The RNA shown here (small-subunit ribosomal RNA) has 1448 nucleotides and comes from a wastewater metagenome. Model confidence (mean pLDDT): 83 of 100.
RNA sequence: AGAGUUUGAUCCUGGCUCAGGAUGAACGCUGGCGGAGUGCCUUAAGCAUGCAAGUGGAACGGGUCCCGAUAGCAAUAUCGGGAUCAGUCGCAGACGGGUGAGUAAUAUAUAGGAAUCUACCUUUUGAUGGGGAAUAGCUGGCCGAAAGGCCAAUUAAUACCGCAUAAGAUCGCAAGAUGAAAGGCCAUAACUGGCCGUCGAAAGAGGAGCCUAUAUCCUAUCAGCUAGUUGGUGGGGUAAAAGCCUACCAAGGCGAUGACGGGUAGCUGGACUGAGAGGUUGGUCAGCCACAAUAGCACUGAGACACGGGCUAUACAUCUACGGAUGGCAGCAACUGGGAAUAUUGCGCAAUGGGCGAAAGCCUGACGCAGCGACUCCGCGUGGAGGAUUACGGCCCUCGGGUCUUAAACUCCUUUUGACUCCCCAUAUGGGGGGUAGAAUAAGCACCUGCUAACCACGUGCCAGCAGCCGCGGUAAUACGUGGGGUGCAAGCGUUAUCCGGAUUUAUUGGGCGUAAAGAGUUCGUAGGCGUCUUAUCAAGUUUUGCUUGAAAUCCUGAGGCUUAACCUCGGAACUGGGUGAAAUACUGGUAAGAUUGAGUCUGUUAGGGGGUACUGGAACUCACGGUGUAGCAGUGAAAUGCGUUGAUAUCGUGAGGAACACCAAGGGCGAAGGCAGGUACCUGGGGCAUGACUGACGCUGAGGAACGAAAGCUAGGGGAGCGAAAGGGAUUAGAGACCCCUGUAGUCCUAGCCGUAAACUAUGUCCGCUUGAUCUCUCCGAUUUAUCGGAGGGGUCGUAGCUAACGCGUGAAGCGGACCGCCUGGGGAGUACGGCCGCAAGGCUAAAACUUAAAGGAAUUGACGGGGAAGUGCACAACCAGGGGAGCAUGUGGUUCAAUUCGAUACGAAGCGAAAGACCUUACCCAGAUUUGACAUGAUACCGUUCACCUUUGUGGAAACACGAGGGGAUCAGCAAUGAUGGUAUCACAGCUGCUGCAUGGCUGUCGUCAGCUCGUGCCGUGGGGUGUCUACUUAAGUGUAGAAACGAGCGCAACCCUCAUUUUAUGUUCAAUAGUCAUAAAAAACUGCCUCGCAUACAGCGGGGAGGAAGGAGAGGAUGACGUCAAGUCAGCAUGGUGCUUACAUCUGGGGCCACACACAUCCUACAAUGGGGAGGUACAAUAGGUUGCCAAGCGGUAACGCGGAGCUAAUCCUACAAAACUCCCCUCAGUUCAGAUUGAGGGCUGAAACUCGUCCUCAUGAAGAUGGACUUGGUAGUAAUCGCGGAUCAGAAGGCCGCGGUGAAUACGUUCUCACUUCUUGUACACACCGCCCAUCAAGCCAGCAAAGUCGGGGGUGCCUGAUAUUCCGCAGUCGCGGGACGAGGGUAAACUCGGCGAUGAGGGCUAAGUUGUAACAAGGUAUCCCUAGCCGAAGCUGGGGAUG
Repeated sequence: AGAGUUUGAUCCUGGCUCAGGAUGAACGCUGGCGGAGUGCCUUAAGCAUGCAAGUGGAACGGGUCCCGAUAGCAAUAUCGGGAUCAGUCGCAGACGGGUGAGUAAUAUAUAGGAAUCUACCUUUUGAUGGGGAAUAGCUGGCCGAAAGGCCAAUUAAUACCGCAUAAGAUCGCAAGAUGAAAGGCCAUAACUGGCCGUCGAAAGAGGAGCCUAUAUCCUAUCAGCUAGUUGGUGGGGUAAAAGCCUACCAAGGCGAUGACGGGUAGCUGGACUGAGAGGUUGGUCAGCCACAAUAGCACUGAGACACGGGCUAUACAUCUACGGAUGGCAGCAACUGGGAAUAUUGCGCAAUGGGCGAAAGCCUGACGCAGCGACUCCGCGUGGAGGAUUACGGCCCUCGGGUCUUAAACUCCUUUUGACUCCCCAUAUGGGGGGUAGAAUAAGCACCUGCUAACCACGUGCCAGCAGCCGCGGUAAUACGUGGGGUGCAAGCGUUAUCCGGAUUUAUUGGGCGUAAAGAGUUCGUAGGCGUCUUAUCAAGUUUUGCUUGAAAUCCUGAGGCUUAACCUCGGAACUGGGUGAAAUACUGGUAAGAUUGAGUCUGUUAGGGGGUACUGGAACUCACGGUGUAGCAGUGAAAUGCGUUGAUAUCGUGAGGAACACCAAGGGCGAAGGCAGGUACCUGGGGCAUGACUGACGCUGAGGAACGAAAGCUAGGGGAGCGAAAGGGAUUAGAGACCCCUGUAGUCCUAGCCGUAAACUAUGUCCGCUUGAUCUCUCCGAUUUAUCGGAGGGGUCGUAGCUAACGCGUGAAGCGGACCGCCUGGGGAGUACGGCCGCAAGGCUAAAACUUAAAGGAAUUGACGGGGAAGUGCACAACCAGGGGAGCAUGUGGUUCAAUUCGAUACGAAGCGAAAGACCUUACCCAGAUUUGACAUGAUACCGUUCACCUUUGUGGAAACACGAGGGGAUCAGCAAUGAUGGUAUCACAGCUGCUGCAUGGCUGUCGUCAGCUCGUGCCGUGGGGUGUCUACUUAAGUGUAGAAACGAGCGCAACCCUCAUUUUAUGUUCAAUAGUCAUAAAAAACUGCCUCGCAUACAGCGGGGAGGAAGGAGAGGAUGACGUCAAGUCAGCAUGGUGCUUACAUCUGGGGCCACACACAUCCUACAAUGGGGAGGUACAAUAGGUUGCCAAGCGGUAACGCGGAGCUAAUCCUACAAAACUCCCCUCAGUUCAGAUUGAGGGCUGAAACUCGUCCUCAUGAAGAUGGACUUGGUAGUAAUCGCGGAUCAGAAGGCCGCGGUGAAUACGUUCUCACUUCUUGUACACACCGCCCAUCAAGCCAGCAAAGUCGGGGGUGCCUGAUAUUCCGCAGUCGCGGGACGAGGGUAAACUCGGCGAUGAGGGCUAAGUUGUAACAAGGUAUCCCUAGCCGAAGCUGGGGAUG
């Protein structure tokens, strides 16, 4: 110090989250030692038991016990001493200790003040004389369960009461009056002295009370509060000022600088955090306050309204003999309860401190120690050195190895700590030193996708689970679980909670408001804030300086003490603050005097839809009446509803009515904004310019407040032509509550009054100053050469610097500065609920929370898309020709069926496709039967080896495979042999799989598309994504070329190079008939708008018309050739291949069946429907490409034919297939289901092949179906093309109507680019980026969640009124021993009406969330009716319509 997260990417805005530190903590796992700290944050809930405040005999009398002395025989008595007990008395108990309920000021902090008190202590001064009456105790009696109480008698004091005396004390003007005390102990023979006390006065120190100023949380959805209230006088009262109390008088006092009310809270020194400013906090320690079961009250006292004192009431608890009585842990321990959670019913007064005492001493749960808890901080340890066959084992592996790993084992060494033991010092508790054994007694936790240090394997398969945020998991998960390894910290480590930080994310330091959240609709103006120049003065702010205070502790710093540290001690600094003196006077401020530039007034002149009132004008429109006139009018995309023969529309005339004002007119004018438009008159506001004069800071802004404020809407009364929410009808549509059409009511208009909102926008608050310019325009003035120029004030456009996230703004700033106000702080919930104010209502203003979410958003970029635009191309459309779709058949597909009908392809881009050919095989499917190291490969081990190599004969079973046998022949190579190899058998590794995943892949292919595109380097521009280049103009088939231009070049594509065809030349010649030629092979030439002319463009490139030449003319024709990429396109079944599944089976073999099924639907062909034809005959012609030795097959013969016999030739320019057919010629047929068409079926044959039943093909005879040119729709083709005709080949034993080739005959049409489809470029809009098959809105339905309203119901709080009221307190009176009566105050109790806060709540309305529900399609593109704002009506829903407004 930053990082992650919105996007395809970018910049910005903006929130969410993380890394750090901290804690009186808790929880999980784990746990060796010591030191120093710390420990009920929750129920101020309740408390058994023990202890926490006593002490003094030197204040007093007595009881008991002991000792001594004296007297006594003794009991005992007296005296003295000691201990102890209760009582009287004194002092203490108001401290110390606990807690934080209350308290927002009777508190605290800081700084001051005057009207006070003060025991013990200190200092000074004076005094301490003389008397008296009681009372507890004790004794006796009585009551009571107890606690306790009563009566009688008697007694002491430093207890109590007088008398005397007295001040510098108190009262009083004075005179004068009032006015205290206590003794005890020690020494002494005594006088007397000493000590401790007692009383009066003065002072001090410390303590306490009171007053003032300043500071001290949230809330305005709390705006008015207050009757002892504010002040005065008299009286009372207190230690003391004071409405502190009371009577009377006056009517004040406080408040937007926040009174009053509500909520929360002890305050501070400090603590945590932070760079600081700040923010949060107030446990331990220290200061202050408050409280002591709840509430009230006083007494005593120096001090209390008193934690371990009293009285009263209440609640709770305990005892009880039922009559009564007792108690107060928020002291220390402990207990119960509550809770996530917080310790011992310990030891000691040795130290420090406190109370009493003359002292010894006693008391002290204050305190000092110990115990428990890793709760915190600090320190130490769990060993050190050596040690590689890098062992075993684990994990991983590319099988080579790597890693845990010098880690271990093992050897040597040490002993902190712990255990045991001894000694010394101190001593309630402790500290130090020595010794013994022994590496011994001691390591975990979290994490490992990024942020964030650290990676592999297996398991799981959107499951289980993880997660702080983004997010992981759907079969290869470094994100889940486990293992190995690693990283971090370490007696701890993680998690949770809370605070600060990061967060400049409330911004004083240190933010913003055109479009991201944010300028109020506008103006006036109050308080407030700010304010021109000069002089003088004051010194409040300000600056300097002195004094005082800012407790200690803490923090910081320098030292010191514990072995170190934490911790502790001492010194310094600091405590940023407050108060009070002195000085200064620039600035701010106050006062006084002046000035004129800010502001204003007067004078002259001027522009204007500025406002109000009255009068008035013409055009148009509608209606009424009349005339002319006849069948339509109106309306739309097209129609219909509607109007019209009772006469419309059209046209003419007359009249009536209301509303709005054409041209002028403009990006022009005026106004604060809303807004303002025919003309004239009157009333009236503001502005500009010019010149001088005048006033003399009179100014700017402006919280509250006031006024104005479009449209719609509301109230009342008018008015009502046109338009027109609602409503009705007609269309459109799947529907149409809409868009379109016909009607049409409120309204729109006027008067009076409400409402107070708009995209009320320049989305830009008002005012002032400063900062390059260009140009247009309105108004005024001046100059003038009438062209213009200059000055001032308005309205626009473009642009410099600068600013901005960018877009953009740019002297009318969004620049540079100043003054003041308003507003914002993630999205949603929500401008909503509740409350308040306003309103007749509609509603407006003010304005939350729960909950939910990780984004929402701005600007710009690249794409994609648009029922946006522009340009262009294509058999894309159009024109033309021939078809498909109807029929029959063939083939493929879907579907269905089946034991199986194997599988794949299945928008264009599947469907005569994989398949260039399913009777068996193929074959993957089904049925049945067989085999198991296997049909096939490699390796290892064992055995065999005249045997089971190999060849061959053969039996039984069987459909075959196969199983079980019987014979014959008969080995090869290396080696002398043993043995080994080939081979066989058995076993083990393994083979095998057309099983799955084309969404794990390679390779190949389809498609956009043979479309013209796709990129790079350097430079330049931009914060960046990116742009430029690749754009613009012209041109091209082409990103083809030319010119311009911040670009210059380059690459992959285009073109060309390649092949075929067309021409010529040359060379060659197996074959073809000799030369030539044809033909074939090879090499070469030829075409480039090269030449001429005209037109377009004219700058070039180029295009078009014509011509020459030429075989060919503008790419000559055709082919091969497929850029970056797209579609998770296709293929695991062609092949290869990761993973996964099967392994006597999902492998292999065999026989048979199936792939050929058949109601139907689709796709692609073939053949036809006939006369441009069919048949016959007979005749007559003309090809090319190809193929051929398990092959092509001639001649000849047989058969009606298929074919058979036959055998010549040919390994092919030689022979064969092989007669091409359409065409031409002659004859018949004559429009008919035919002499068309040929399906189907019967019979008989041929061929191939082990085998034609399922299931081949061919021939002959017979049969002779549908079909008469085909609906919507749709395909191909631009020339040797379509159409038509035949021929060949691959596959192949056989089996084309398919496919691939070949030649023959040989057309028609193209105006053109509006439309359809596809594509390219530029531009525009976008809320899309999985990219329009996108995104997205609302109702309804389902589940869950929180809040709102609600009849009511339950509870809390603080007040008010009324009643009662403790014989506790206080006052008065009587009494003067107890007490009695009356008044006052008054806790508490009861009651009443309100207020306020909360809990629950049938039901109601809305909101939020939730992979795959329903209805529509409102928005984003011109989103298919542009969208949005305010308002009103309407409708299942988004929404629609009317009025006005905005452009986003």